[in-house]
Molecule: transfer RNA
Organism: Pleodorina starrii
């Protein structure tokens, strides 16, 4: 240099063109003498840039960031 994998919430992760879903964690309430533990509600993401297309996390090009392989 070349190819191939991945990239989504603080954190782990479904999601294969039609309204971004859930576990944790944060936060409040309830609950308890207080603490945890339970239930209840909030809270908060699609790596970047461009293209198809009525519609893009999705497809398609460039790029960043790690991994793996060949050289």
């Nucleotide at each position: 240099g070349c190819g191939c994998c991945a990239u989504u919430a603080g954190u782990c992760u479904a999601g294969u063109a039609g309204c971004a879903g859930g576990a944790u964690a944060c936060u409040c309430g309830c609950c308890u003498c207080c603490c945890a533990c339970g239930c209840g509600a909030g809270c908060g993401g699609c790596c970047c840039g461009g293209g198809u297309g009525c519609a893009a996390a999705u497809c398609c090009c460039g790029g960043a960031u790690g991994g793996c392989g060949c050289a």